[in-house]
RNA sequence: AGAGUUUGAUCCUGGCUCAGAGUGAACGCUGGCGGCGUGCUUAAGACAUGCAAGUCGUACGAGAAAGUCCGCAAGGAUGAGUAAAGUGGCGUCCGGGUGAGUAAUACUUAGAUAACGUACCUUAUCGCUGAGAAUAACUAGGCGAAAGCUUAGCUAAUACUGAAUGCACCGCGAGGGGCUGCGGCCCCUUUCGGUAAAGCCGCAAGGCGCGAUAAGAGCGGUUUAAGUCCUAUCAGCUUGUUGGUGAGGUAAUGGCUUACCAAGGCUAUGACGGGUAGCUGGUCUGAGAGGACGACCAGCCACACUGGAACUGAAACACGGUCCAGACUCCUACGGGAGGCAGCAGUUAGGAAUUUUGCGCAAUGGACGAAAGUCUGACGCAGCAACGCCGCGUGAGUGAUGAAGGCCCUCGGGUUGUAAAACUCUUUUAGCUGGAACGAAACAAAUGACGGUACCAGCAGAAAAAGCACCGGCUAACCCUGUGCCAGCAGCCGCGGUAAUACAGGGGGUGCAAGCGUUACUCGGAUUUACUGGGCGUAAAGAGCGUGUAGGCGGUUUGCUAAGUCUGGUGUGAAAGCCCUGGGCUCAAUCCAGGAAGUGCAUUGGAUACUGGCAGACUAGAGUGCAGGAGAGGUGAGCGGAAUUCCCGGUGUAGAGGUGAAAUUCGUAGAUAUCGGGAGGAACGACAGAAGCGAAGGCGGCUCACUGGACUGUUACUGACGCUAAGGCGCGAAAGCGUGGGGAGCAAACAGGAUUAGAUACCCUGGUAGUCCACGCCGUAAACUAUGGGUACUAGCUGUCGGGCGGUCUUACCCGCUCGGUGGCGUCGCUAACGCAUUAAGUACCCCGCCUGGGAAGUACGGCCGCAAGGUUAAAACUCAAAGGAAUUGACGGGGGCCCGCACAAGCGGUGGAGUAUGUGGUUUAAUUCGACGCAACGCGAAAAACCUUACCUAGGCUUGACAUCCCGCGCAUAGCCAUGAAAGUGGUGAAAUCCCGCAAGGGACGCGGUGACAGGUGCUGCAUGGCUGUCGUCAGCUCGUGUCGUGAGAUGUUGGGUUAAGUCCCGCAACGAGCGCAACCCCUGCUAUUAGUUGCCAGCAUUAAGUUGGGCACUCUAAUAGAACCGCUUGCCGAUAAGGCAGAGGAAGGUGGGGAUGACGUCAAGUCCGCAUGGCUCUUACGCCUAGGGCAACACACGUACUACAAUGGCCGGUACAAAGCGCAGCGAAACUGUGAGGUUUGGCAAAUCGCAAAAAACCGGUCUCAGUUCGGAUUGGAGUCUGCAACUCGACUCCAUGAAGUUGGAAUCGCUAGUAAUCGCGGAUCAGCAUGCCGCGGUGAAUACGUUCCCGGGCCUUGUACACACCGCCCGUCACGCCAUGGGAGCUGGUAUCGCCUGAAAAGACCAAAAGUCUUGACGGCAAUGCCGGUGACUGGGGUGAAGUCGUAACAAGGUAACC
Repeated sequence: AGAGUUUGAUCCUGGCUCAGAGUGAACGCUGGCGGCGUGCUUAAGACAUGCAAGUCGUACGAGAAAGUCCGCAAGGAUGAGUAAAGUGGCGUCCGGGUGAGUAAUACUUAGAUAACGUACCUUAUCGCUGAGAAUAACUAGGCGAAAGCUUAGCUAAUACUGAAUGCACCGCGAGGGGCUGCGGCCCCUUUCGGUAAAGCCGCAAGGCGCGAUAAGAGCGGUUUAAGUCCUAUCAGCUUGUUGGUGAGGUAAUGGCUUACCAAGGCUAUGACGGGUAGCUGGUCUGAGAGGACGACCAGCCACACUGGAACUGAAACACGGUCCAGACUCCUACGGGAGGCAGCAGUUAGGAAUUUUGCGCAAUGGACGAAAGUCUGACGCAGCAACGCCGCGUGAGUGAUGAAGGCCCUCGGGUUGUAAAACUCUUUUAGCUGGAACGAAACAAAUGACGGUACCAGCAGAAAAAGCACCGGCUAACCCUGUGCCAGCAGCCGCGGUAAUACAGGGGGUGCAAGCGUUACUCGGAUUUACUGGGCGUAAAGAGCGUGUAGGCGGUUUGCUAAGUCUGGUGUGAAAGCCCUGGGCUCAAUCCAGGAAGUGCAUUGGAUACUGGCAGACUAGAGUGCAGGAGAGGUGAGCGGAAUUCCCGGUGUAGAGGUGAAAUUCGUAGAUAUCGGGAGGAACGACAGAAGCGAAGGCGGCUCACUGGACUGUUACUGACGCUAAGGCGCGAAAGCGUGGGGAGCAAACAGGAUUAGAUACCCUGGUAGUCCACGCCGUAAACUAUGGGUACUAGCUGUCGGGCGGUCUUACCCGCUCGGUGGCGUCGCUAACGCAUUAAGUACCCCGCCUGGGAAGUACGGCCGCAAGGUUAAAACUCAAAGGAAUUGACGGGGGCCCGCACAAGCGGUGGAGUAUGUGGUUUAAUUCGACGCAACGCGAAAAACCUUACCUAGGCUUGACAUCCCGCGCAUAGCCAUGAAAGUGGUGAAAUCCCGCAAGGGACGCGGUGACAGGUGCUGCAUGGCUGUCGUCAGCUCGUGUCGUGAGAUGUUGGGUUAAGUCCCGCAACGAGCGCAACCCCUGCUAUUAGUUGCCAGCAUUAAGUUGGGCACUCUAAUAGAACCGCUUGCCGAUAAGGCAGAGGAAGGUGGGGAUGACGUCAAGUCCGCAUGGCUCUUACGCCUAGGGCAACACACGUACUACAAUGGCCGGUACAAAGCGCAGCGAAACUGUGAGGUUUGGCAAAUCGCAAAAAACCGGUCUCAGUUCGGAUUGGAGUCUGCAACUCGACUCCAUGAAGUUGGAAUCGCUAGUAAUCGCGGAUCAGCAUGCCGCGGUGAAUACGUUCCCGGGCCUUGUACACACCGCCCGUCACGCCAUGGGAGCUGGUAUCGCCUGAAAAGACCAAAAGUCUUGACGGCAAUGCCGGUGACUGGGGUGAAGUCGUAACAAGGUAACC
């Protein structure tokens, strides 16, 4: 000193949370020793038992007993003038406890007492004479259970009562002096009156006492000022109240009390009321200022079961005293009595929780006493408790094979870890033994609870002594296993849904340590109440506006004063504590001494700049006067025209009106339209302008009357008269309310028509309050500039409104200066940014208002206002970790602009209807194996399911296994045969005898058997992965370095102007460059050249049936190398002269010539664990392996993709042409023969520019059919066959004969294609034993159309809005239903508290009274009734909050689909 948490990211605002310190603590786990402290915070609940205040015989009278001794006994002595009791004195008012009450009768600080008291103690002075009458104890008697009471008698005193004397005492009076705060006080002299006493001890000396007075010390009473919690949802309180006079009372002042008189006193600087609370020194925290607290220790106060009261006394209204009342407990013989732990222990209750019924008066202190001494739960000690602080220990050294074990592992090792063991050593503490204090001071002695304790010495032995929390980030510390949104964790953020460093356990580590964590609470961090030290345009926050009271603040100058202010002195600020220094316990904690400090208060000197006060002056602030002009400023009255509507009349005829489209509506009873006349109400067009006026709300036709303010000029007057403004008062849009008018248009409610799934809306037709006027209420608005008022200062530029001055010769215009207003831009500065910027959100000062997380809530209750509606003031419980501002990047929009694409349009052909094929869903099944699911799954994986494939099902088998490596044994490179079986397999039999190396031992390969490590899995997870692939998309984009801008996220570059197929290129520009993409480089194709001619070709020559052969290589072709095209140009036009575009020439080809390969950063947790690889999980006589059969081929249906068609641009028959690209030895197979045919037989040729597949088909020519379910169409079915294959039943293809279904061009909808393309025609290949309507290739024939970019879809760039960021398949609102929670109202019920009235009236006090009794006054408790306030509870009821997947809609966020909001 900060950190985490709002966001995709950023800055800010803002709350929540954490790290620190602390505690009279408690709880959990653990626990060795010592020292010093601390220990009922709750029930001021109740208390058994013991103790806590007595003492004095030197104040007094009286006075035992037991025991012992003597004695026969009676008795005596002693015990003993003792114990116990009494009178009397002193003490019991201290000490000890507690904090209930108390917000001031308290406390703190400083004063006052000239308004007072004081026992004991000290000092001083003077005294103590002489009498009297009682009484307890005691004795005797009586009552009572007891407590206790009572009668009679005796007696003493330092007990009591008179008398005497009496000072420096008190009172009245007189005289004199001094002081003073002017109230009074002090001193001296004096007349008169009044007031005292006690004795005891001692032979004595003397001592101790007693009385009076004065003084001191200490203590106390009273009083003043200031300070001392929250609440205004407590605003008025008060009748002894405020004051006076007399009297009383007190130690003393005083309404303290009383009578009379006056009517005062307190209060916004908070009275009165309510709540809470003992106050302080201090303690904790904090950098401090502060905040919180008030245990222990110390000072003060209050209280003593609850309430009241007095007595005694120096002092009490008295903790261990009295009286009364009440509650409670106890005793009782039922008549009556006793008691008060908030003293020390202890018990019980309550509670999370707080100790021993200990020892001692040895010390310190106290009471009494002359003293010895007695008493002392004060105190000194001990005990219990880790409750706190402090100290110590649980060992030290050496020790690597880095042991074993544990854990992890990439299987190599790593870690625990020098840790252990082992060896060497030490002995603190605990243990045992012995010794042994200080505290004891006085003085010769005596006296120690603690305590045989501290301490010292000796002995033995590493021996007896370590835990707790944490390890995702904050926050130091990481792996494995288990679990699988479960169990659980969590201070905040958040972890857990099969690879959890966050749960649980283990290993390891980190932190602290006899403790460690948790909980609770306080301060801190929190500048998050901001005095130090915050804010208010948009985050919470400027009152709607003015006026003005209190208050706060206030111009220039002179003098006085000295209140504030500054400075010095003095007193005080107790001790303890904190701090510093020193000292004593071995150190420390603790303790002792000294100092400093105590920021304060009071008092007293001094200073006088500033503030204040008083007095005087001034004019720059403010105001007045005079002269002007501007203005929708206000109020009232009158007037005006246009328009709408209505009424009357004319013309005129069928529609009008309205909408996206319609309808309701009006109209043949004459509308709409049009003309004329009239009525009535409201609003004032153009002018009109970010123009004017006003404090704001607001103000708009014209005229008049009355009236407010501002501005300009002048500088005559006043002389600080000013600014702000809590309360108060006034004004205050619209809507609304009351009364009475008015009512044309518009128009909530309402009605109807539409729209819609619905439509209580948006749209339409109507329409009432209302809107208008007068008077009276209401008092709120996004009443906004979301910006309070005032003053001063701080660059400018440019509009505009109202004035003034100056310049140009003058009017005008223009220019300049200036005052006031109103706008735009902009520098400094400020701001989180946006932005503000002389009209500040800048720089300063003054005053007011307001804010302190979101929600609940501007709500409830209460008060005030209102006729009501409602307004104003204004919470809490509960709940969340956010809510929010500005800006950024994206994404999105039923936002905008630009552009592209077979995207639409223009065309051609299809799909969707039929039959079949094929794939999928569904269903079925023993199984119908699995995967793929919008585009981007569905003739897809599968470029071939009869067996195999095959993963599925049924059945039969095997278990180191079908396959790999290692080990052991036997054998040998084991065929063949038999039985059984569906096969696999199982069980037999068994000839023959050896492949390689070899040193002749053996080894290798191979086979069989065995053992266990292991094999094996198309089992799961594509959401653990690699690799590969699809898609956006062959779309033109995606980024980086440096620089610059921005607090930052980011921006710039990449935007802009053009252009392109293109981020293609050019220009411009705080950017300059670069990379991945584009293009090009690569392949095929189109042209040419060169080279080369076999298996290719044939112009000319020869030859043949035939390029068949000779010959040739010109041509075609083949296949290698080159050239060619670049907007290059005589060029023209457009364009910025550029890039480029349009046109043209030339050219085989013209503007990337055509096609292919090539797929940026990334998106979709896209697809694939069943191609392969692979982590984890899982199976292991099975989820592995072998085998047979079945299934993947099922079939009511639905969908996708294809084929064939529906026919004449056709079908059929016959004839005649022209390809390309491929493939071929387990192959292609010619020719020939044969079969209707599929095919068969046989075999030339060919590893192929040579041979074969191979026939190309559409086309063309000729013929036939003639619009039909046909000579179209070919499904289906029957029969007969061929081929492949171990095998065609389930389940192949083909052939022939026969059969001849649906179908006559296909609804909504939808697909492909822009040229050698679509359409159409055939050919080949892969797979393959066989099987192609699929797939991949090849060529033949060969179109139509594109105006164009409004619309649909997809995409690119720029911009805009956003409450979205899982990004619109987003977000999100309200009712209803259900669970839970707190809360308001509520007929009431109930409790507490306070007050008043009435009744009753204890003790005590006072009055009357000679006394007693009695009466009266005051009077606690109690009773009755009432009122205020605060709680609890209450059927029912209101809203609120909250709760993974409820219902209804879709209000808001984009123009959110009707802009939103007040």
Molecule: small-subunit ribosomal RNA
Organism: uncultured bacterium